[in-house]
Molecule: c-di-GMP-I riboswitch aptamer
Organism: Candidatus Acetothermia bacterium
RNA sequence: AUCCCGAAAGGGCAAACUCACGGGAACGUGAGGGCGCAAAGCCACGAGGCAGGCUCCGCCUGCACCAUAUGAGCAGCCCUGCGGGCUGCGGCAGAGGUGCAGGGGCCUGUCGGCCGGGCUGCGGAA
Numbered sequence: 001a002u003c004c005c006g007a008a009a010g011g012g013c014a015a016a017c018u019c020a021c022g023g024g025a026a027c028g029u030g031a032g033g034g035c036g037c038a039a040a041g042c043c044a045c046g047a048g049g050c051a052g053g054c055u056c057c058g059c060c061u062g063c064a065c066c067a068u069a070u071g072a073g074c075a076g077c078c079c080u081g082c083g084g085g086c087u088g089c090g091g092c093a094g095a096g097g098u099g100c101a102g103g104g105g106c107c108u109g110u111c112g113g114c115c116g117g118g119c120u121g122c123g124g125a126a
Stems, first nucleotide, its partner, number of pairs: 004124003012037002017032006035113001041119003045116002048111010061101006068094001070093002073089007
């Protein structure tokens, strides 16, 4: 010195939560606080979480809206006979369309005290 370790000493950081400020949001900064931490120092490379935007899908489920062939319902009329037809209403069932929730991709941002990687750093009892 490296690996390794964190006993002692001196110190360091600071989760949840609260308040103030910033941000459209994720979240950040400062103060209080202290769950924890030997890298809970730095980077943000991999893999991710989260927020926003664009785009695609529409298989399943839910909601809202639109429209309504068909069926059912109600009303009227007609034929005639106790069934059938036509018109209208309505939006009950159900096929349909659009949007949102949902899912995929890309971009921008954010987090790192989830994991991996890189760089640096305090101490040395066993």